[in-house]
Predicted 3D model of an 80-nucleotide RNA (c-di-GMP-I riboswitch aptamer) from Solirubrobacter deserti. It was read from a public genome assembly, where an Rfam model found it. The coordinates come from a structure-prediction model, not an experiment, and the mean pLDDT is 86. The model forms 100% of the base pairs in the Rfam consensus.
RNA sequence: GGUUGAAAAAGGCAAACCCGUCGCGAGGCGGGGACGCAAAGCUAGAGGUCUCCACGAACGGAGACAGCUCGGCCGCCGAC
Numbered sequence: 001g002g003u004u005g006a007a008a009a010a011g012g013c014a015a016a017c018c019c020g021u022c023g024c025g026a027g028g029c030g031g032g033g034a035c036g037c038a039a040a041g042c043u044a045g046a047g048g049u050c051u052c053c054a055c056g057a058a059c060g061g062a063g064a065c066a067g068c069u070c071g072g073c074c075g076c077c078g079a080c
Base pairs, nucleotide, nucleotide: 002080003079004078005077012037013036017032018031019030020029021028022027035067041073042072043071045070046069047068048065049064050063051062052061053060
């Protein structure tokens, strides 16, 4: 450096739900809590899902989700 996650160790993250808080909302953040996760680290580039606005409709605008898939970047431990 490449491939890989069987067993193991050190550690890490934290779904639902509850409380607080911010947001019109999807949701965000903090605390509790663990269903799970080898990228459940980062990134809205492509697809997808969701929200708000607008529209007669089609079209459109602004957003959310990285724990839906793909791509990009970076990384712990072990095995080969």